[in-house]
RNA sequence: UGCCGAACUCCCGGUGAGGGCCGGGAGGCGGGGGACCCAAAGUAGUUGGGGCGAAUCGCGCCGUGAUGGCGUGAAGCGCAGGCUCUUUCAGCGCUAGCCCGUCAGCUAACCCCGCAGGCCGACGAAAGAGGAU
Numbered sequence: 001u002g003c004c005g006a007a008c009u010c011c012c013g014g015u016g017a018g019g020g021c022c023g024g025g026a027g028g029c030g031g032g033g034g035a036c037c038c039a040a041a042g043u044a045g046u047u048g049g050g051g052c053g054a055a056u057c058g059c060g061c062c063g064u065g066a067u068g069g070c071g072u073g074a075a076g077c078g079c080a081g082g083c084u085c086u087u088u089c090a091g092c093g094c095u096a097g098c099c100c101g102u103c104a105g106c107u108a109a110c111c112c113c114g115c116a117g118g119c120c121g122a123c124g125a126a127a128g129a130g131g132a133u
Base pairs, nucleotide, nucleotide: 002119003118004117008027009026010025011024012023013022014021015020028115029114030113031112032111033110038105048103049100050099051098052097056074057073058072059071060070061069062068076094077093078092079091083130084129085128086127087126088125089124
C1' cells in the first nucleotide's frame, strides 16, 4: 500500500487523568431454525443425520492394526494487472478446519446466532460498463 473473510460504522452508560477496559443499543453485512403448497422419503436392521466454509469427487503408487503420505485429473475458490465491477485467455496459489448431538427438505409470519481469526505482495494481455480527476 494492500489481501482472504459476513466479520463494518455509529450512539449511550460505567470505570479511568488519559490511552484503554467492561456493559448495552442502532444501522448494515452474514448464518441457522421455522407453515400451507410443493417435493420427497427417512430411520432401524448393518454404515445415523445435519450445519458453517471454496475446501468435494475420481485414478495411481507407497504405508499402517487403524488414521495416513505422495502424485495426477475433474468440479469449486482466491490473487496481481493498483478507482470499482463483469467477462475471456495466460500465470501463480488453495482445495482446510470446526460445530450440532439422534434432530432440522423447501418454507410466509415469527424466533435464534455471528461481526472473528489469519496474512505481506510489487507479476501479464484484451473487451465492456460505471465512477473520479
Annotation: This is a predicted structure of a 133-nucleotide RNA (c-di-AMP riboswitch aptamer (ydaO/yuaA leader)) from a soil metagenome. Its Rfam family is "c-di-AMP riboswitch aptamer (ydaO/yuaA leader)". The family has 106 seed sequences and 7,607 matches in Rfam 15.1.